[in-house]
RNA sequence: AGCCGGACGGGUCGUCGCUGCGUUAUUCUCCGUCUGUGCGGGGAUAACGGGGAGGAAAGUCCGGGCUUCACAGGGCGGAAUGCUGGAUAACAUCCAGGAGGAGCGAUCCUCGGAGAGCGCCACAGAAAGCAAACCGCCACCCCCGGGUGGUAAGGGUGAAACGGUGGAGUAAGAGACCACCAGUCGGCACGGUGACGUGCCGAGCUAGGCAAGCCCCAUUCGAAGCAAGACCAAAUAGGGAAGCGGGCCGGCCCGGCCAACGCUUCCGGGUAGGUUGCUUGAGAGCGCGGGUAACUGCGUUCCUAGAGGAAUGACGACCGCCCGUUUCGACCGCUGUCGGAGCGGGUACAAAACCCGGCUUACAGUCCGACU
Numbered sequence: 001a002g003c004c005g006g007a008c009g010g011g012u013c014g015u016c017g018c019u020g021c022g023u024u025a026u027u028c029u030c031c032g033u034c035u036g037u038g039c040g041g042g043g044a045u046a047a048c049g050g051g052g053a054g055g056a057a058a059g060u061c062c063g064g065g066c067u068u069c070a071c072a073g074g075g076c077g078g079a080a081u082g083c084u085g086g087a088u089a090a091c092a093u094c095c096a097g098g099a100g101g102a103g104c105g106a107u108c109c110u111c112g113g114a115g116a117g118c119g120c121c122a123c124a125g126a127a128a129g130c131a132a133a134c135c136g137c138c139a140c141c142c143c144c145g146g147g148u149g150g151u152a153a154g155g156g157u158g159a160a161a162c163g164g165u166g167g168a169g170u171a172a173g174a175g176a177c178c179a180c181c182a183g184u185c186g187g188c189a190c191g192g193u194g195a196c197g198u199g200c201c202g203a204g205c206u207a208g209g210c211a212a213g214c215c216c217c218a219u220u221c222g223a224a225g226c227a228a229g230a231c232c233a234a235a236u237a238g239g240g241a242a243g244c245g246g247g248c249c250g251g252c253c254c255g256g257c258c259a260a261c262g263c264u265u266c267c268g269g270g271u272a273g274g275u276u277g278c279u280u281g282a283g284a285g286c287g288c289g290g291g292u293a294a295c296u297g298c299g300u301u302c303c304u305a306g307a308g309g310a311a312u313g314a315c316g317a318c319c320g321c322c323c324g325u326u327u328c329g330a331c332c333g334c335u336g337u338c339g340g341a342g343c344g345g346g347u348a349c350a351a352a353a354c355c356c357g358g359c360u361u362a363c364a365g366u367c368c369g370a371c372u
Stems, first nucleotide, its partner, number of pairs: 001372002004369005010319007018052002021049006028043006054349001058360002061358005066225004078221005083097005098111005112216002117214002119210003134155002136151007163181005182206002184203008229276004239267007246258004283302008320347012
């Protein structure tokens, strides 16, 4: 200098505040009980004690717990994932490995299929996918500049032009042919759980890129979310039931029917409001054991916010840390390094909202460890 991982991310004091919990108090308030200025419970207020954001609380991108709804089974459609093996509650995460690529290296990046099919490949270029002739090369013709044909060796264009080197061959050339090399495909053997690797044989097979364009293959997937959900429950309006009054069956009684009306009582739903869900959990630290590791088993210790239109703050003083600058001293001298003092500046990113496991992104600075 680089590269990877881990830890931390201000401190003390004072003043004024916020929010839960506990204790005590109150000529405050509500309810119940009994009636006696009593007792019990809730609220409000005050005092005291003790607790009160993060490594990302963020983005809300994945996965799970929990909750409600849905659910015979299957198909179509849709979404997600994508080398192999393992870890896990689960994952797009993590660990170990494989292949390819970048780097001197530590290390980092990528990952099914383009020899199933369709589609696209800007600009440039003759030609962008199975062929193709712009220049060049070769043959012929007209005739000194063109035309016709052959040619993918050479030049030029481009991100990309259809294996490489040599030989033989040819008018000139070309895997059209031959040898070797590289790759691909097929087969066999060996190693490996596997991805894959190594070796041998065969085939002139040489096959461009994009799948984050459609698609193919394999696997997985019900939906919505704590404003989920559960419980208690006013006032007003509306609903239902019963009774009385009312209407009809000529009057009265019984009985029946109607009711769009009034009164009383009861019931259930639901709104405001309140309670709960709510924080002890796939929890954290340490030790021992298993495993290369992720992780896991056992033992032991600890308890660490529960607010909710949303508290965890504001101000002041001193100190710490970092940067710049001036000056002094030391290091044999210098670019410099270290230490002291003065002055100036900075001290981040960002704030729980049901809870966990991840990923990604942001961050003034500091410390530690492994490696190159």